Source information:
The RNA shown here (transfer RNA) has 72 nucleotides and comes from an uncultured Clostridia bacterium. Its Rfam family is "tRNA".

RNA sequence: CGGGGCGUAGCGCAGGGGUAGCGCGCACGGUUCGGGACCGUGAGGCCGUAAGUUCAAAUCUUAUCGCCCCGA
Numbered sequence: 001c002g003g004g005g006c007g008u009a010g011c012g013c014a015g016g017g018g019u020a021g022c023g024c025g026c027a028c029g030g031u032u033c034g035g036g037a038c039c040g041u042g043a044g045g046c047c048g049u050a051a052g053u054u055c056a057a058a059u060c061u062u063a064u065c066g067c068c069c070c071g072a
Base pairs, nucleotide, nucleotide: 001071002070003069004068005067006066007065010024011023012022013021018055026042027041028040029039030038048064049063050062051061052060
């Protein structure tokens, strides 16, 4: 320098155009003598950043940033 992959909640990941979900974790409640386990409820992200397309973008396009891999 060129090519490819990934970037979404504290962590691990899904979702591939129609107002963002799962597991673990966290908070509160139930259960228990108390804890763990289990059950219920809830908080927490507008999707790396910036543009574009569209009635509508996490999703499509372009640029850019970070990490990883390959090649030179």